[in-house]
Parts: sequence; structure tokens; C1' cells
RNA sequence: UUCCGAAAGGGUAAACCCAGAGAAAGCUGGGGGCACAAAACCACGGGUCCUGAAAAUAAGGACAGCCGGGUUACCGAAG
Repeated sequence: UUCCGAAAGGGUAAACCCAGAGAAAGCUGGGGGCACAAAACCACGGGUCCUGAAAAUAAGGACAGCCGGGUUACCGAAG
């Protein structure tokens, strides 16, 4: 230094409830706590979800806690 993941200090925050904006998926804030050693960040590839208005051999949006990938990162035990 890297893999792995004991301990310690912590961190995030599922479902659900309330409020807000949105056409919707979903998002934000508060409560809540399922779980997570990258559940930090990035829509690059795949996948899934949504679609009002205009247009359409469509297009746009969303999900990073769906999978893969990229970047960064706390701690110091055994191996």
C1' cells in the first nucleotide's frame, strides 16, 4: 500500500405517517427505523418505473437502497 472486515468513534436512513411543489414516476422537509463497510458521489452501459402539453417511425423525465462500471473515503485487530 492492497485484500479482508474484529473493535472503537460515528454515519446514512427502508416501509409507513404529515406537509410542500410536480401530470406522474419520484423528489424535498419533519417524524420513523428496515437495512447498509462505501446505502458517499457520477445516469456511462443494462434494467425497471412515469408520461400531462405539443409533436410522434417518438421524445422527455425518474430510480445510485436494481445490476455492472467510474471517482473518492473514516478506523486500525486477526489473517